[in-house]
RNA sequence: GAAAGUCUUUGUGGCAGGGUGGAAGUCCCUACCGAUGGUAUAGUCCAUGACCCGCUUUGGCGGCUGAUCCGGUGACGUGUCUUUGAUGACAGGAAUUCCGGAACCGACGGUUACAGUCCGGAUGAGAAAAGACAUUU
Numbered sequence: 001g002a003a004a005g006u007c008u009u010u011g012u013g014g015c016a017g018g019g020u021g022g023a024a025g026u027c028c029c030u031a032c033c034g035a036u037g038g039u040a041u042a043g044u045c046c047a048u049g050a051c052c053c054g055c056u057u058u059g060g061c062g063g064c065u066g067a068u069c070c071g072g073u074g075a076c077g078u079g080u081c082u083u084u085g086a087u088g089a090c091a092g093g094a095a096u097u098c099c100g101g102a103a104c105c106g107a108c109g110g111u112u113a114c115a116g117u118c119c120g121g122a123u124g125a126g127a128a129a130a131g132a133c134a135u136u137u
Stems, first nucleotide, its partner, number of pairs: 002137002005133006017029003031117002033106002035048004043104002052063004068102005078091004108120003
């Protein structure tokens, strides 16, 4: 250093303002938010997790599960040419992640009225991250 093992901790954000109404953080205008790993930095790429459904030997297994385009920039390394050499020039060249612009998406149950933002299952579960311990090679 690598692999397998045990344990501990961590592990999701958001309705401000206005309108209508008897009643709305649920409708309308507008605002706000963005789990984990990968990859040039990602809500929209690839994969994973949560909800829900089915099965189950209760360990899990299978299914289901939303949304992006346009323009720009761009290193290391590579090739060619150039220089005595350092170097310089050109070619090609990593981003749906960066920059500019314009869009879009968001489980289930509840509710005086339809919910990404309120309440609830949930002091739950969890991808995963960090650390500790001892063993083997």
Predicted 3D model of a 137-nucleotide RNA (FMN riboswitch aptamer (RFN element)). Its mean pLDDT, the model's own confidence on a scale to 100, is 79. Its Rfam family is "FMN riboswitch aptamer (RFN element)". Rfam describes the family as follows. The RFN element is a highly conserved domain that is found frequently in the 5'-untranslated regions of prokaryotic mRNAs that encode for flavin mononucleotide (FMN) biosynthesis and transport proteins.